RNA sequence: GGACGGUUAGCGCAGUAGGUAGCGCGUUGCCUUUACAUGGCAAAGGUCGUGGGUUCGAGCCCCACACUGUUCA
Numbered sequence: 001g002g003a004c005g006g007u008u009a010g011c012g013c014a015g016u017a018g019g020u021a022g023c024g025c026g027u028u029g030c031c032u033u034u035a036c037a038u039g040g041c042a043a044a045g046g047u048c049g050u051g052g053g054u055u056c057g058a059g060c061c062c063c064a065c066a067c068u069g070u071u072c073a
Stems, first nucleotide, its partner, number of pairs: 001072007010025004019056001027043005049065005
C1' cells in the first nucleotide's frame, strides 16, 4: 500500500424489508434476612466512532475520515 470485517449503555453483545434502540452481567434504591448471600420489584445510564449526503423519516442506504482486527504483498 491492497482486500475484507468490526465500532450501539460501565463490560459482553443483539437490532439483515429504513418508522422515534434492546438483552445479559454490572450499578443504585426498596422488599425479603439478626446480618450477608440468594431471590423479587423498580430506576438510572446511549447525540448508535466523526463529518457530510439521500429520505417525510437513518443504528440500518451512499461518500469521506478516524480507531481496531484478519489477510495479501
RNAcentral holds the sequence, with entries from Rfam. This is a predicted structure of a 73-nucleotide RNA (transfer RNA) from Kipferlia bialata. The coordinates come from a structure-prediction model, not an experiment, and the mean pLDDT is 81. Lineage of the source: Eukaryota > Metamonada > Fornicata > Carpediemonas-like organisms > Kipferlia. Rfam family: tRNA. It is annotated as a transfer RNA.